[in-house]
This is a predicted structure of a 75-nucleotide RNA (transfer RNA) from a Thermoproteota archaeon. RNAcentral records the identical sequence in 2 taxa. The coordinates come from a structure-prediction model, not an experiment, and the mean pLDDT is 81. It matches the Rfam family "tRNA". About the family: Transfer RNA (tRNA) molecules are approximately 80 nucleotides in length.
RNA sequence: GGGCCCGUAGCUCAGGAGGAUUAGAGCACCGGCCUGCGGAGCCGGGGGUCGCGGGUUCAAGUCCCGCCGGGCCCG
Numbered sequence: 001g002g003g004c005c006c007g008u009a010g011c012u013c014a015g016g017a018g019g020a021u022u023a024g025a026g027c028a029c030c031g032g033c034c035u036g037c038g039g040a041g042c043c044g045g046g047g048g049u050c051g052c053g054g055g056u057u058c059a060a061g062u063c064c065c066g067c068c069g070g071g072c073c074c075g
Base pairs, nucleotide, nucleotide: 001074002073003072004071005070006069007068010027011026012025013024019058029045030044031043032042033041051067052066053065054064055063
């Protein structure tokens, strides 16, 4: 330098043939219940410019382009 894959919550990821109401799960975190105190368990809650910038579209996490970061392969 070229090719392919990945980037969504603090962490690990789903959603990748575009559609509503504002984007979800588990773990973690916060509060409550329980307990002699914790842990476990149960109930509730907060948290995201979906890597960045453009484009297409009535509508983009999803499609297209560029860039950034990570991984693998080729030279």